Bacterial RNase P class A from Limnohabitans sp., 320 nucleotides, folded computationally. The RNAcentral record of the sequence draws on ENA. NCBI's taxonomy places the organism under Bacteria, Pseudomonadati, Betaproteobacteria, Comamonadaceae, Limnohabitans. It is recorded under the gene name rnpB. It matches the Rfam family "Bacterial RNase P class A". Gene Ontology terms of the family: ribonuclease P activity, dimeric ribonuclease P complex and tRNA processing. Rfam classes the family as a ribozyme. Rfam describes the family as follows. Ribonuclease P (RNase P) is a ubiquitous endoribonuclease, found in archaea, bacteria and eukarya as well as chloroplasts and mitochondria.
RNA sequence: GAAGCUCGCCAGACCGUCGCUGGUGCAAUCUCCGAAAGGAGGCACUGGAGGAACGUCCGGACUGCACAGGACAGCGUAGGAGGCAACGCCUCUCCACCGUGAGGUGAGGAUCAGAGCAACAGAGACGAGCCGAUUGAGUUCGGGUGAAACGGGCAAUCUCUACGCGCAGCAAUACCAAGUAGGCCAGCGUUGAUGUGGUUCCGCAGAGCUGGCGGGUAGGUAGCAUCGAGCCGGGUGGGCGACCCUCGGCCCAGAGUAAUGGCGGUCACACAGCGGGCAACCGCUGUGCACAGAAUCCGGCUUAUCGGCGAGCUUCACAC
Numbered sequence: 001g002a003a004g005c006u007c008g009c010c011a012g013a014c015c016g017u018c019g020c021u022g023g024u025g026c027a028a029u030c031u032c033c034g035a036a037a038g039g040a041g042g043c044a045c046u047g048g049a050g051g052a053a054c055g056u057c058c059g060g061a062c063u064g065c066a067c068a069g070g071a072c073a074g075c076g077u078a079g080g081a082g083g084c085a086a087c088g089c090c091u092c093u094c095c096a097c098c099g100u101g102a103g104g105u106g107a108g109g110a111u112c113a114g115a116g117c118a119a120c121a122g123a124g125a126c127g128a129g130c131c132g133a134u135u136g137a138g139u140u141c142g143g144g145u146g147a148a149a150c151g152g153g154c155a156a157u158c159u160c161u162a163c164g165c166g167c168a169g170c171a172a173u174a175c176c177a178a179g180u181a182g183g184c185c186a187g188c189g190u191u192g193a194u195g196u197g198g199u200u201c202c203g204c205a206g207a208g209c210u211g212g213c214g215g216g217u218a219g220g221u222a223g224c225a226u227c228g229a230g231c232c233g234g235g236u237g238g239g240c241g242a243c244c245c246u247c248g249g250c251c252c253a254g255a256g257u258a259a260u261g262g263c264g265g266u267c268a269c270a271c272a273g274c275g276g277g278c279a280a281c282c283g284c285u286g287u288g289c290a291c292a293g294a295a296u297c298c299g300g301c302u303u304a305u306c307g308g309c310g311a312g313c314u315u316c317a318c319a320c
Base pairs, nucleotide, nucleotide: 001316002315003314004313005312006311007310008309009308010307012267013266014265015264016263017262018261020048021047022046023045024044025043026042030041031040032039033038050291055301057300058299059298060297061296062169063168064167065166074165075164076163077162078161079093080092081091082090083089094108095106096105097104098103109160110159114158115157116154117153126151130143131142132141133140173222174221175220176219179217183213184212185211186210187209188208194205195204196203197202198201228251230250231249232248233247234246235245237244238243269288270287271286272285273284274283275282276281
């Protein structure tokens, strides 16, 4: 210098302006919506997407239902040891394969329980027969082909073994709670309640009427985002490592038509064009700036991603 391998990080910055949305404080206990439950409105301060928030593929938290114990069925996992709340995740390690190498990949339990399977070639392909030689004797040796032939292989075929799993999911679930319909209870009612038309009364219709209770629905609130498997930093703390321990600091999005945005400017980065310069480079103009976007919450995995940065290592070439 070229080509690679592994690990880690960033994902434009700042200012102005107009908005959206959560929280806290203050204020009239005021106004509006609603039958109620409850919600909205002002001002100030302040928080407001990601490394994958994607997928919804694994594992949990949480909630409801079920549940004496055990087994079967079903589904899943599979070298060994460890980490973790848990895992199909992660780490270390053995073995196998790939790579010159740094490294990468693994669908790595069992074929002395049983079943099933093998294209082409070959006489014969799963169960012992067949052919040749040999022997007292299926006694011993050999057999072109083919990946495999007189023994074995495949468990990425069923199966067996060991271990794990109750079922459903925040549209879970809990609470508050209209209207209508239906239910239950009490009282009154064909000895005319009740409704209705006309002026004290007379008609007409006529089997229900009134009150209470309780369940459910619409709607509302909680779940739901200040205290946890939390985040950041330090440690001549432990461990090969995943990770653990310890000290200090922090509180860090959150709705239910679903906020996290629009516009303008300056700078940065990349590309293109023009101009200047021997060159490094400088100036101007234009364009671009990925993948994507929380929805109960965490831990993983997978997939997408313009461009850039850092660290360690490998191979080759050259120079000393």